This is a predicted structure of a 1387-nucleotide RNA (small-subunit ribosomal RNA) from an uncultured bacterium.
The coordinates come from a structure-prediction model, not an experiment, and the mean pLDDT is 85.
Rfam family: Bacterial small subunit ribosomal RNA.
RNA sequence: AGAGUUUGAUCCUUGGCUCAGGAUGAACGCUGGCGGCGUGCUUAACACAUGCAAGUCGAACGAAAGCACUCUAUUUGAUUUCUUCGGAAUGAAGAUUUUGUGACUGAGUGGCGGACGGGUGAGUAACGCGUGGGUAACCUGCCUCAUACAGGGGGAUAACAGUUGGAAACGACUGCUAAUACCGCAUAAGCGCACAGGGUCGCAUGACCUGGUGUGAAAAACUCCGGUGGUAUGAGAUGGACCCGCGUCUGAUUAGCCAGUUGGUGGGGUAACGGCCUACCAAAGCAACGAUCAGUAGCCGACCUGAGAGGGUGACCGGCCACAUUGGGACUGAGACACGGCCCAAACUCCUACGGGAGGCAGCAGUGGGGAAUAUUGCACAAUGGGGGAAACCCUGAUGCAGCGACGCCGCGUGAGCGAAGAAGUAUUUCGGUAUGUAAAGCUCUAUCAGCAGGGAAGAAGAAAUGACGGUACCUGACUAAGAAGCACCGGCUAAAUACGUGCCAGCAGCCGCGGUAAUACGUAGGGGGCAAGCGUUAUCCGGAUUUACUGGGUGUAAAGGGAGCGUAGACGGUGUGGCAAGUCUGAUGUGAAAGGCAUGGGCUCAACCUGUGGACUGCAUUGGAAACUGUCAUACUUGAGUGCCGGAGGGGUAAGCGGAAUUCCUAGUGUAGCGGUGAAAUGCGUAGAUAUUAGGAGGAACACCAGUGGCGAAGGCGGCUUACUGGACGGUAACUGACGUUGAGGCUCGAAAGCGUGGGGAGCGAACAGGAUUAGAUACCCUGGUAGUCCCAGCCGUAAACGAUGGACGCUAGGUGUGGGGGGACCAUCCCCCCGUGCCGCAGCCAACGCAUUAAGCGUCCCGCCUGGGGAGUACGGCCGCAAGGCUAAAACUCAAAGGAAUUGACGGGGGCCCGCACAAGCAGCGGAGCAUGUGGCUUAAUUCGAAGCAACGCGAAGAACCUUACCAGGGCUUGACAUGCGAGUGAAGCCGCGGAGACGCGGUGGCCGAGAGGAGCUCGCGCAGGUGGUGCAUGGCUGUCGUCAGCUCGUGUCGUGAGAUGUUGGGUUAAGUCCCGCAACGAGCGCAACCCCCGUCCCGUGUUGCCAGCAUUGAGUUGGGGACUCGCGGGAGACUGCCGGCGUCAAGCCGGAGGAAGGUGGGGACGACGUCAAGUCAUCAUGCCCCUUAUGCCCUGGGCUGCACACGUGCUACAAUGGCCGGUACAGAGGGUUGCCACCCCGCGAGGGGGAGCGGAUCCCGGAAAGCCGGUCCCAGUUCGGACUGCAGUCUGCAACUCGACUGCACGAAGCUGGAAUCGCUAGUAAUCGCGAAUCAGCAUGUCGCGGUGAAUACGUUCUCGGGCCUUGCACACACCGCCCGUCA
Repeated sequence: AGAGUUUGAUCCUUGGCUCAGGAUGAACGCUGGCGGCGUGCUUAACACAUGCAAGUCGAACGAAAGCACUCUAUUUGAUUUCUUCGGAAUGAAGAUUUUGUGACUGAGUGGCGGACGGGUGAGUAACGCGUGGGUAACCUGCCUCAUACAGGGGGAUAACAGUUGGAAACGACUGCUAAUACCGCAUAAGCGCACAGGGUCGCAUGACCUGGUGUGAAAAACUCCGGUGGUAUGAGAUGGACCCGCGUCUGAUUAGCCAGUUGGUGGGGUAACGGCCUACCAAAGCAACGAUCAGUAGCCGACCUGAGAGGGUGACCGGCCACAUUGGGACUGAGACACGGCCCAAACUCCUACGGGAGGCAGCAGUGGGGAAUAUUGCACAAUGGGGGAAACCCUGAUGCAGCGACGCCGCGUGAGCGAAGAAGUAUUUCGGUAUGUAAAGCUCUAUCAGCAGGGAAGAAGAAAUGACGGUACCUGACUAAGAAGCACCGGCUAAAUACGUGCCAGCAGCCGCGGUAAUACGUAGGGGGCAAGCGUUAUCCGGAUUUACUGGGUGUAAAGGGAGCGUAGACGGUGUGGCAAGUCUGAUGUGAAAGGCAUGGGCUCAACCUGUGGACUGCAUUGGAAACUGUCAUACUUGAGUGCCGGAGGGGUAAGCGGAAUUCCUAGUGUAGCGGUGAAAUGCGUAGAUAUUAGGAGGAACACCAGUGGCGAAGGCGGCUUACUGGACGGUAACUGACGUUGAGGCUCGAAAGCGUGGGGAGCGAACAGGAUUAGAUACCCUGGUAGUCCCAGCCGUAAACGAUGGACGCUAGGUGUGGGGGGACCAUCCCCCCGUGCCGCAGCCAACGCAUUAAGCGUCCCGCCUGGGGAGUACGGCCGCAAGGCUAAAACUCAAAGGAAUUGACGGGGGCCCGCACAAGCAGCGGAGCAUGUGGCUUAAUUCGAAGCAACGCGAAGAACCUUACCAGGGCUUGACAUGCGAGUGAAGCCGCGGAGACGCGGUGGCCGAGAGGAGCUCGCGCAGGUGGUGCAUGGCUGUCGUCAGCUCGUGUCGUGAGAUGUUGGGUUAAGUCCCGCAACGAGCGCAACCCCCGUCCCGUGUUGCCAGCAUUGAGUUGGGGACUCGCGGGAGACUGCCGGCGUCAAGCCGGAGGAAGGUGGGGACGACGUCAAGUCAUCAUGCCCCUUAUGCCCUGGGCUGCACACGUGCUACAAUGGCCGGUACAGAGGGUUGCCACCCCGCGAGGGGGAGCGGAUCCCGGAAAGCCGGUCCCAGUUCGGACUGCAGUCUGCAACUCGACUGCACGAAGCUGGAAUCGCUAGUAAUCGCGAAUCAGCAUGUCGCGGUGAAUACGUUCUCGGGCCUUGCACACACCGCCCGUCA
């Protein structure tokens, strides 16, 4: 960075769709080794069990309970001392009690904190957020600083006790008590308020300073004696509140909205301003620069993408806002209208003794539900931070960690080296090989991860103590290649191909599209390219898409110029000078949070990740400066614009009047049978007198000629003449104004035709309608009529291919040539110059091309309208307009992969031009009717084997089906096979004969070679294999048909075109011909044409048998001798070239005529078939890929069938007769064939033929009598002496065999048929027609086929028409190409 897709191909700055990239809080499928760092309910702001998430202070207070110590008192009284033995003293320990202290605890009073932290995004389009400001309109607990102070009193109340209500929650009453709880009083530096004064300052309200008078409000103590706390005021810091500028989604099919609404005054309220609230007064305020309404949405830093500008997003992290089941409300407080506070209402859930109560996970876990989908009811306060406390400390689901999930990013591993017998296996194969593949095995080595063992942190601050994570990270050691690879893709885009299976099925597919028997596209396999612990798919976003175009698009024909004008807002705007400084440029300052991104360092082994520094954050604000440009103010100017004056042109407009031609009608005359109309007719009119013609009259509409790519108008549009009124443009002049201009959203006006409503008018024309024709039909085209309408008045409608498919204005950019208007010059008809209009041609330039080109679609400036794939659809709904018809505005669902523009090559046209062909025409003979032959369809059948299908299948493959052929059917048989080849083993001559059998074959017999042996043909068995007329001619080769013997089809180089392509090959002539000539941006060349080849036609030369015979001899006979002259055969030559003459033509090519010549303009015929078309034909000639059969789809045999017959078609034969039939006689060919053959001649038979039999492998002999013809006779128009089908009988021949199923002969029988409807074939000269002859195939079997000769015509004016073809041109929406494409209805 682009690519695919519209076409047969091309171009398109035409246009959509699709792909490759990146991204994600993802999900799903398959798979899954490890670690680090992140991240995890996007859906139901759905409902929640359970536990925890906000407490703390005894250094504020009272009281209570227990503990320890202490004090007091009481009691008990151990022990010890003394003793008079009675007792006295002592007094441990315990108990009770009192005081005090210490630590502690639940509840309470009190203080601080529960307004932070944590969650969520429902609401909100808003000063909510962002950014920058303002507060002279404000508040601020805890914290810091400063100043001053704390004197002296009082009354209560929880707790507690008692009584009492209630199921409970929770109270009620009575009584007692404390405080840093509460309340007066005193004090007032300073502060607040009120009033009057002075000074300084500000954008205004006003602020600040100063001093005077009056007035108002304070405090709390505790203590370990260190301190902590309290009150007031000021300042700071922090946090908040309010106000303002700018920015902040979509819809105008939401255009008007608003009553506390906008402002004022007084009052209230607030920390504070304010309609925030209230009373009164005024009637404002907002809105196309989009109010209001509706829909959607938390906003931002940022994140994703992008070259950027942009576009999309708003998870995690951070800032702000809003919310806490829903709605409302206030209380407390420095702060809330308060997530884990209160009250009320509502819904829901729970408890209940039914009277009442309790609750709020959008805190952390967790549950249900919803969903494609999102985790543990974990550990710890060790760290960081928060609350309380003087502190110890307590609390902290904030937080730090751990767990789960490949959800993401990053890193690592699944081994490394050597290793060719290129192993085996697998896949494929042209069977040779190739691939997997150094891959494996094997040898050597290593140990990252995981596993085991040992050691073991930092994170801890401050000397010590203190670690949830965690025996974690990390380090070391031993040990084993062991435990660790998948996923999608491989037709093009897009990197990577084969085999098999499947057979428009199953399926794939992002787009184009694959799949109907050889699928690189489906499925599988092996292989390959890709990525990799992931890979694909889906969804979404940006990109590519300059496909909404600011950067960076268009509008003649691709989508798109408003039908036109006037003009409002707006936008844009000439020249000079001066001022200002809003835009603009520049400097400075502030801000633009952090994180992120970028650059550069650092830390985890690296990276992800974390972190330092720098720069950036393109913005906003304030301020200094500049003054060219824009703006603005002032002033001046004249060239833009306008005015005046002079002049002419015009279907410009409106109104009135006038005119003639024509049509029609009426009246009258003349006149008679038609008129009219059409392709042809008919309807219609006319003997009641039409049409025609003459005269007169009526009425309406339109204005011939002039008339012209001529004029005028903004467009629509305007056409007889005159008059009146009136708009605009143009030329000349340069007197006046002095930028007054351009464009123009809305708006207003005009606006063809048709149409609408009212009233007139109505000649002609003429929707509808009627009739007549046409036609398959004809609701059309044609004809005869004919109503609305067309015309007028005043109104409505408001659209058109309202087009130059081209908005308006201004300037600039070669020319040439017409024409309309005006002017100037001149050597004055003619020419030159200037301005305005209107056409054509054309350069530069533009354009996809076509084309445009001073009348731009060129180069620029300004303004407006409009476009964004095709269809749905200019439709629906809504709104506005209209009397209606309808108009204007204007979607979506759904659907397609295109729809388009221009140009190119073809094909096509009931387009044009030129030309050709037995194409038509002109002729001749047929076919179509009959009978028969033959092929085909159909039907039938056990089988009627198969193929061929318009021309170009159908007497075709068939140059010859009784068996064979033969591929079909029935039956009987064979299985290495009827045939080929190789190997192994065995046997070892084939063969012949007999019997059985339908035969194949079976059985039996016989025979049995060379050789010493080995070997050996053959046979048997087995293994490889044979075989297939089984399928596919749409897998093929080869061969063939056809267009078409038509004149075409191409190439190289050059040139033109962006390109497909064109040119050449077109044009003017000419030809059978792209044949030749001339011209020409073409010059040459190739395949075709022609010629070269063969046959025929004339002559010559050579040769002369089997051919020939003129002369000589001879015979029955070229029979023989002889001859080479002739014919003929063979071989070789000559000849024809428009060469010669005349005319025409361009002096050419050539054409016409002529001479000569056997032949004349290609002499006649053949062979020869360009590039290609028809998926034309053939797998059954042959060959061949693939598929299929293998005791059968192969092979052998017998019999049958291919010959079946109600029919239909093609091709032929014979006829229908007298140009004939029959009988008799009698001529003249050519080309062929012949030994399994042709057969003379003789005999027999009516004959087919038979029996003998010579010659000939053939210019010798034979087939072999040619026939039509000619001569004579007969028949006499008749279903016949025509015609011969069919049938009967009797035969002949071939053959193993003529029943199915041959040909021929004789006799008899004697059918249809009397020239063939529509339609249709062949032929242009030795042709058609007609006549016979031969050959191939073949045992036999032609009316077919291929050849041969005999006799031998007619006609062609001509190219309008039919068919086919060639060239040029034109149109095209066709390209499978008109047998196309395509529209509507129905299914």